The prediction has a mean pLDDT of 88. Predicted 3D model of a 353-nucleotide part of an RNA (small-subunit ribosomal RNA, central domain) from an uncultured bacterium. Its Rfam family is "Bacterial small subunit ribosomal RNA".
[in-house]
Context: one part of a larger RNA
RNA sequence: CUGGGGCGUAAAGCGCGUGUAGGCGGAUGGUUAAGUCAUUGGUGAAAGCUCCGGGCUAAACUCGGAGAGGUCCGAUGAUACUGAUUAUCUAGAGGGGGUCAGAGGGGUGUGGAAUUCCGGGUGUAGUGGUGAAAUGCGUAGAGAUCCGGAGGAACACCAGAGGCGAAGGCGACACCCUGGGACCAACCUGACGCUGAGACGCGAAAGCAUGGGGAGCGAACGGGAUUAGAGACCCCGGUAGUCCAUGCCGUAAACGAUGUAGACUAGAUGUGCGGUUCACUACGGUGAAGUGCGUGUCGAAGCCAACGCGAUAAGUCUACCGCCUGGGGAGUACGGCCGCAAGGUUAAAACUC
Numbered sequence: 001c002u003g004g005g006g007c008g009u010a011a012a013g014c015g016c017g018u019g020u021a022g023g024c025g026g027a028u029g030g031u032u033a034a035g036u037c038a039u040u041g042g043u044g045a046a047a048g049c050u051c052c053g054g055g056c057u058a059a060a061c062u063c064g065g066a067g068a069g070g071u072c073c074g075a076u077g078a079u080a081c082u083g084a085u086u087a088u089c090u091a092g093a094g095g096g097g098g099u100c101a102g103a104g105g106g107g108u109g110u111g112g113a114a115u116u117c118c119g120g121g122u123g124u125a126g127u128g129g130u131g132a133a134a135u136g137c138g139u140a141g142a143g144a145u146c147c148g149g150a151g152g153a154a155c156a157c158c159a160g161a162g163g164c165g166a167a168g169g170c171g172a173c174a175c176c177c178u179g180g181g182a183c184c185a186a187c188c189u190g191a192c193g194c195u196g197a198g199a200c201g202c203g204a205a206a207g208c209a210u211g212g213g214g215a216g217c218g219a220a221c222g223g224g225a226u227u228a229g230a231g232a233c234c235c236c237g238g239u240a241g242u243c244c245a246u247g248c249c250g251u252a253a254a255c256g257a258u259g260u261a262g263a264c265u266a267g268a269u270g271u272g273c274g275g276u277u278c279a280c281u282a283c284g285g286u287g288a289a290g291u292g293c294g295u296g297u298c299g300a301a302g303c304c305a306a307c308g309c310g311a312u313a314a315g316u317c318u319a320c321c322g323c324c325u326g327g328g329g330a331g332u333a334c335g336g337c338c339g340c341a342a343g344g345u346u347a348a349a350a351c352u353c
Base pairs, nucleotide, nucleotide: 004325005324006323007322008307009306013321015202016201017200018199022195023194024193026089027088028087029086030085031084032083034082035081036078037077038076039075040074041073042072049067050066051065052064053063054062055061092192093189094188095187097184098183099182100181104178105177106176107175108174109173110172111155116150117149118148119147120146121145122144126137127136163170164169207248208247209246210245211244212243216242217241221237222236223235224234259320260319261318262317263316264315267298268297269296270295271294272293273292274291276289277288278287279286280285302309303308326353327352328351335346336345337344338343
């Protein structure tokens, strides 16, 4: 480099999305004839290959002749498929209408429980902590208990294998702003679609910068224990941090370790949201059948090395992207790009087994 085989757990799905180029693309008819196919003309060096003949005693080798093959150009023709173009369609996609669920996102405000601290009352010798203790706190009155106040963070029950979100993630209440989704009828547009190298955006925790805030918790740190030692596990304290605003960072077992979209392929059962029909109703709804979307469990076929997966596929297929190619060296060095830094990203080789 090419080709092959792969990517849940063996190496391998980018953390997630929006989307550029590119690749791919629904139904019917017409036109065209670029791709495609056929016929034909030209081109198609030599060597090589096949056949015929010749030269070394034969062969290899070599000489002469013929042919095939491959490339491109032209002409004529074919029109199924692909392309181009045109007309039309509605099954994909989108829009409009109606109904609905939700911790989806941002902002502002409000609330109660609890912890801590402060003030006051009652009250007196302990309290706290552990396997047991001690450090700690307490006669300058602790702990306990009652009242009042301050402040920060998180929202018990509801709560569910429940819901929402592309992922990260999202949980008190009210209001404001705002994104997405499902269902119903089938009114409109008429392929407007799928994927997506680069690019751009989002992205837990920790960390960084500036300013605030600081109740509880708590790296570091100090002390008490344990122990042979204890740099730990346990205990008493405790700074950064955790919280807010703004700006960075861009990572993760960012996991379903399973890319996105579409089609097809037995059933059974739970649950969330919405239609339909029937029955019942204390008119709030409840039950049954069937249906769409979501989320679980068990399983036919099939798949798998096995485990397992099994309409939410890891089954059977299609389109496009990403990635893998023995272990170590190494996700390292060097260089580039990014970052305030920490570092991130891209990413080898020698050597070795």